[in-house]
RNA sequence: CCCUUAUUCAGACAGGCGGAGGGAACGGCCCUGUGAAGCCUGGCAACCUGUCCCGCUCACCCCGUGGGAUGAGGUGCUAAAUCCGGCGUCCCGGUAUAUGGCGCACGAUGUGCG
Numbered sequence: 001c002c003c004u005u006a007u008u009c010a011g012a013c014a015g016g017c018g019g020a021g022g023g024a025a026c027g028g029c030c031c032u033g034u035g036a037a038g039c040c041u042g043g044c045a046a047c048c049u050g051u052c053c054c055g056c057u058c059a060c061c062c063c064g065u066g067g068g069a070u071g072a073g074g075u076g077c078u079a080a081a082u083c084c085g086g087c088g089u090c091c092c093g094g095u096a097u098a099u100g101g102c103g104c105a106c107g108a109u110g111u112g113c114g
Base pairs, nucleotide, nucleotide: 001114003112005110006109007108008107014041015040016039017038021031022030023029026085027084028083042078043077044076047074048073049072050070051069052068053067054066055065056064086104087103088102089101090100
C1' cells in the first nucleotide's frame, strides 16, 4: 500500500519537555502564547495476544467455537458525534422543532490475508 472484516453519538482530556500551529483533504465552523504540533509520563478503552472462568463440540484431553473476567504483552485513543458536510431513502411540518431515522460513500482504528 491492495483487499477483508468489525467498530466509529461511551470513556480518558492531567503533569513535564516543547514553542506555533492544529482539527485527513476541500468548504465551513472551531481550538490555540490562559501554550498548537511533536515527544515522555499519566489516563481511557478492550481490537489482537496471554492468563483465568462458563457453555457447545468431544468418551476424555487437545483443537475448534460462543460468552465472560483480567489488563500482563502488541496496537489504538485521550476538544467539539468521524466537530459539521456528500448521495439515496423514510417520518413530521405553514414555519419551527432539525445537529431527525435508516442505508451508502469519504475518513479513522483494530483484525486477517497478500

A computed fold for a 114-nucleotide RNA from an uncultured Dehalococcoidia bacterium, annotated as SAM riboswitch aptamer (S box leader). The sequence was found by an Rfam model in a public genome assembly.